[in-house]
RNA sequence: AACUUAUCAAGAGUGGUGGAGGGACUGGCCCUGUGAAACCCAGCAACCGAUUUAAUAAAAUUUUUAUGAAGAUUCGGUGCUAAUUCCUGCAGCUUUAGCUGAUAGAUAAGAG
Numbered sequence: 001a002a003c004u005u006a007u008c009a010a011g012a013g014u015g016g017u018g019g020a021g022g023g024a025c026u027g028g029c030c031c032u033g034u035g036a037a038a039c040c041c042a043g044c045a046a047c048c049g050a051u052u053u054a055a056u057a058a059a060a061u062u063u064u065u066a067u068g069a070a071g072a073u074u075c076g077g078u079g080c081u082a083a084u085u086c087c088u089g090c091a092g093c094u095u096u097a098g099c100u101g102a103u104a105g106a107u108a109a110g111a112g
Base pairs, nucleotide, nucleotide: 003110004109005108006107007106008105013041015040016039017038021031022030023029025089027087028086042081043080044079047077048076049075050074052070053069055067056066057065058064059063085104090101091100092099093098
């Protein structure tokens, strides 16, 4: 770089280091020396595994395994912490501003 599935309107910093950029890309519109990126700490969330509960099925005799469901956030793997993924790009419908879907992107879990 590329395939599959799910989610993307909620949530989370007046911290430390750092010292000029950042919001993927296009066009906009913004954030930023009243301190950007990055790192650390803290926090949010609940995608995956462990753990807990009850259910079903199988084996076997009260345990094991599997499946899907619910819960919690205790542990592990990630992720996230301006603005809806900041808006937008392509198409359709209404109408000059909206709505819907797709594309693109991000994240997770798989597959290769």
The RNA shown here (SAM riboswitch aptamer (S box leader)) has 112 nucleotides and comes from Clostridium chromiireducens. The model forms 90% of the base pairs in the Rfam consensus. It matches the Rfam family "SAM riboswitch aptamer (S box leader)". About the family: The SAM riboswitch is found upstream of a number of genes which code for proteins involved in methionine or cysteine biosynthesis in Gram-positive bacteria. Model confidence (mean pLDDT): 76 of 100. RNAcentral holds the sequence, with entries from Rfam and Ribocentre.